This is a predicted complex of two RNAs, RNase P RNA and transfer RNA, with 463 nucleotides together. The coordinates come from a structure-prediction model, not an experiment, and the mean pLDDT is 77. Rfam match: Bacterial RNase P class A. Rfam classes the family as a ribozyme. About the family: Ribonuclease P (RNase P) is a ubiquitous endoribonuclease, found in archaea, bacteria and eukarya as well as chloroplasts and mitochondria.
RNA sequence: CCUGCCGGACAGGCAGCCGCCGCGGUGUGACCGCAAGGUCGCGCCGGGGAGGAAAGUCCGGUCUCCAUAGGGCAGCAUGCCGGCUAACGGCCGGGGGGAUUCGCUCAAAGCGGAUCUCACGGAAAGUGCCACAGAAAAUAUACCGCCCGGCGUCACAGCCGGGUAAGGGUGAAAAGGUGCGGUAAGAGCGCACCGCGUCCGCGGCAACGUGGAUGGCAGGGCAAACCCCAUGCGGAGCAAGACCAAAUAGGGGAGCAGGAGUGACCCGCUCCGUUACGACUCCCGGGUAGGUUGCUGAUGAGCCGUCCGGGUAACCGGCGGCCUAGAGGAAUGGCUGCCACCCGGCCGCGAGGCCGGGCACAGAAACCGGCUUAUCGUCCGGCAGGCCCU
RNA sequence: GCCGGUGUAGCUCAGGGGUUAGAGCGACGGUCUCAUAAUCCGUAGGUCGUAGGUUCAAUUCCUACCGCCGGCA
Numbered sequence: 001c002c003u004g005c006c007g008g009a010c011a012g013g014c015a016g017c018c019g020c021c022g023c024g025g026u027g028u029g030a031c032c033g034c035a036a037g038g039u040c041g042c043g044c045c046g047g048g049g050a051g052g053a054a055a056g057u058c059c060g061g062u063c064u065c066c067a068u069a070g071g072g073c074a075g076c077a078u079g080c081c082g083g084c085u086a087a088c089g090g091c092c093g094g095g096g097g098g099a100u101u102c103g104c105u106c107a108a109a110g111c112g113g114a115u116c117u118c119a120c121g122g123a124a125a126g127u128g129c130c131a132c133a134g135a136a137a138a139u140a141u142a143c144c145g146c147c148c149g150g151c152g153u154c155a156c157a158g159c160c161g162g163g164u165a166a167g168g169g170u171g172a173a174a175a176g177g178u179g180c181g182g183u184a185a186g187a188g189c190g191c192a193c194c195g196c197g198u199c200c201g202c203g204g205c206a207a208c209g210u211g212g213a214u215g216g217c218a219g220g221g222c223a224a225a226c227c228c229c230a231u232g233c234g235g236a237g238c239a240a241g242a243c244c245a246a247a248u249a250g251g252g253g254a255g256c257a258g259g260a261g262u263g264a265c266c267c268g269c270u271c272c273g274u275u276a277c278g279a280c281u282c283c284c285g286g287g288u289a290g291g292u293u294g295c296u297g298a299u300g301a302g303c304c305g306u307c308c309g310g311g312u313a314a315c316c317g318g319c320g321g322c323c324u325a326g327a328g329g330a331a332u333g334g335c336u337g338c339c340a341c342c343c344g345g346c347c348g349c350g351a352g353g354c355c356g357g358g359c360a361c362a363g364a365a366a367c368c369g370g371c372u373u374a375u376c377g378u379c380c381g382g383c384a385g386g387c388c389c390u
Numbered sequence: 391g392c393c394g395g396u397g398u399a400g401c402u403c404a405g406g407g408g409u410u411a412g413a414g415c416g417a418c419g420g421u422c423u424c425a426u427a428a429u430c431c432g433u434a435g436g437u438c439g440u441a442g443g444u445u446c447a448a449u450u451c452c453u454a455c456c457g458c459c460g461g462c463a
Base pairs, nucleotide, nucleotide: 001386002385003384004383005382006381007380008379009378010377012339013338014337015336016335017334018333020049021048023046024045025044026043027042028041029040030039031038032037051361055372056371058370059369060368061367062366063237064236065235066234075233076232077231078230079229080094081093082092083091084090095120096118097117098116099115100114101113102112103111104110121228122227126226127225128222129221130220143168144167145164146163147162148161149160150159151158176194177193178192179191180190181189195217196215197214198213199212200211201210202209203208241293242292243291244290251284252283253282254281255280261277262276263275264274265273300323302322303321304320305319307318308317309316310315341358342357343356344355345354346353347352391462392461393460394459395458396457397456400415401414402413403412408446417433418432419431420430439455440454441453442452443451
């Protein structure tokens, strides 16, 4: 200098003009009010005004209402170990498996380092599935082959009975692997090493690692198949919820007037009487429209710091400083100039100059912690490899 | 804000782990006819929405994303 990987930061700056949305102050006009003051309109001044993801809504919480004696079933989610946290399916550290690369090594095997990665509980609780091929796909089995015995043959061939699983062949996967012994041929049949199970010792909080003894091996895969085990979860969501509350209609109560109307009781029928409805006034309460609040934070899971301390780290504690959108269908924008960055072209020996183009993804809606996804580019740090120079 | 369903040929839909993904309509070629349609015969046409994973094997199972449709307040 180049390439690759990992981690982190930034997400253009300044000025002018024209605008937009809240907040505070202030002037003025109208209205309300005895007043203090309030509401609306039009101005002026001051200060504030998107993000690393504001997104997807995939997890976890705060908050609020409803439900709830306690527990269980069902359902859903999580799943090596330890820690962090308000909590989490998140983060940190560790263990184990896998992949890549580098080193040791002649090479392989093995060991060690670095980076990445894993939905990494249980297959000996039970059920189920394993196509095709193959003898056999899980109670093992025998196509070719090997061996023994019998029949048969001149000798083969062939037939019958038995042994075997070493070899061939099938398959993604074949009933521990390799080697030596052993055998009629073979076989954990015996032995050594490796793998596996059980027990014990040592190290570690643990996952696990390591050493020894022992068992001849005892059941292959799939749980992102049903399932089992352990742990967690009551439900809904700011359109949650709380407060104020118009007109109209309807509900409840009280009163007045008329005794005119309608129905009922009574009655042979009518009147009287009683009662209900309707009509008028006032009061009460519920809900709707509408408004206020919840609502943005100073008793905050708040932000910042070449700060201090603890911890490998996530993180925790301390000290100091700062308050930083809050409209509720939605503001945070546009134009111009200069500068910065990137790309291309031209000019120039060069420093550089000129012209043109580009400058992403995106847009708060109660709030917070994560994850995931989108993103032009620039910078910083670490690791590995290659080339050149000293 | 809270949820559910769906994506397979040009169109409408099956297939829910197993050899080469099917059906109807449509398209194309042929047959028949004087000609057309219907009939009959044949052919082509698929990144199974995208990416990753589980598995011997994925359209099917799981996860993330994308598109479409729908429900409730």